This is a predicted structure of a 304-nucleotide RNA (Bacterial RNase P class A) from Sulfuriferula sp. Model confidence (mean pLDDT): 75 of 100. Rfam family: Bacterial RNase P class A. Its family is annotated with dimeric ribonuclease P complex, ribonuclease P activity and tRNA processing in the Gene Ontology. The gene name in the source record is rnpB. The RNAcentral record of the sequence draws on ENA.
RNA sequence: GAAGCUGAUCAGGCAAUCGCUGCCCUGAGUAAUCGGGGGAGAGGAAAGUCCGGGCUCCAUAGAGCGGGAUGCCGGUUAACGGCCGGCCGCCGUGAGGCGAGGAACAGGGCCACAGAGACGAGUAUGCCGGCUUUCGGGCCGGCGGAUGUGAAACGCGGUAACCUCCAUCCGGAGCAAGGCCAAAUAGGCAGGCGAUGAAGCGGCUCGCUGAGUCUGCGGGUAGGCUGCUUGAGCGUCCGGGCGACCGUACGCCUAGAGGAAUGAUUGCCCACGACAAAACCCGGCUUAUCGAUCAGCUUCACCC
Numbered sequence: 001g002a003a004g005c006u007g008a009u010c011a012g013g014c015a016a017u018c019g020c021u022g023c024c025c026u027g028a029g030u031a032a033u034c035g036g037g038g039g040a041g042a043g044g045a046a047a048g049u050c051c052g053g054g055c056u057c058c059a060u061a062g063a064g065c066g067g068g069a070u071g072c073c074g075g076u077u078a079a080c081g082g083c084c085g086g087c088c089g090c091c092g093u094g095a096g097g098c099g100a101g102g103a104a105c106a107g108g109g110c111c112a113c114a115g116a117g118a119c120g121a122g123u124a125u126g127c128c129g130g131c132u133u134u135c136g137g138g139c140c141g142g143c144g145g146a147u148g149u150g151a152a153a154c155g156c157g158g159u160a161a162c163c164u165c166c167a168u169c170c171g172g173a174g175c176a177a178g179g180c181c182a183a184a185u186a187g188g189c190a191g192g193c194g195a196u197g198a199a200g201c202g203g204c205u206c207g208c209u210g211a212g213u214c215u216g217c218g219g220g221u222a223g224g225c226u227g228c229u230u231g232a233g234c235g236u237c238c239g240g241g242c243g244a245c246c247g248u249a250c251g252c253c254u255a256g257a258g259g260a261a262u263g264a265u266u267g268c269c270c271a272c273g274a275c276a277a278a279a280c281c282c283g284g285c286u287u288a289u290c291g292a293u294c295a296g297c298u299u300c301a302c303c304c
Stems, first nucleotide, its partner, number of pairs: 001300010012269007020041002023038006043275001047286002050284005055174004067170005072086005087101001088099004102165002107163002109159003119155001124147002126143007178226004188217006199209003233252004238247003270273001
């Protein structure tokens, strides 16, 4: 210098103006709401919804059947099918990468092509013996040593991402979970009054109509509130561990909408900007992704 391997970080920047969604302070208002000020406002994958957990409701004496998942050994964790370490196998010159990697004397199934034969045994070539012959051969018996085919040839064969067996784990549904408040209309229950006239016709009387009416309770729809974001949280130092990870101390607060906000315009700069946008939360995996940077390592070439 070139080509690579592994791990990590970033994901156009700055400024101004006008908006949008929460929060805090403040003024007005009974309230709804309005005005002013301040501060916050998508991602490394928010995605696919493929695993695992928290949370919520329902179910639940215990055990089993059925079903599903996982599968070398050890560790890590709330848990996992994730991750870390080791062994083995395969790939790569190498740094490294990949692997459902338990059991084939419990049983069943399957084993392409080739080959006589793919687990039942059996004989194509061959060898040995016998019989026979038209002398080319044919038939019978024996051998499993050899040839040949094949990934594998009789060996307790191979195959379990075929059934199966063994071991371990798994109750179901999901924030449209669930909780609270609660109109209108219709209906329900209980009680009072009522053809000896309730109730209505704006208060009273007359008159008219003529069977309901009043109160309470409860369920529940629309609607509203909540669940909702302080959490297995993030950062830094130190300590333990090969590592995943764990612990102490200090510091930080980082969207919470509900037809669903996070945008638009202008100016300057650059490498001219990819994939894509929360919807209960978290740990993973997988998939998509213009590019940029850093660290460690490998191979090759050249120079000293």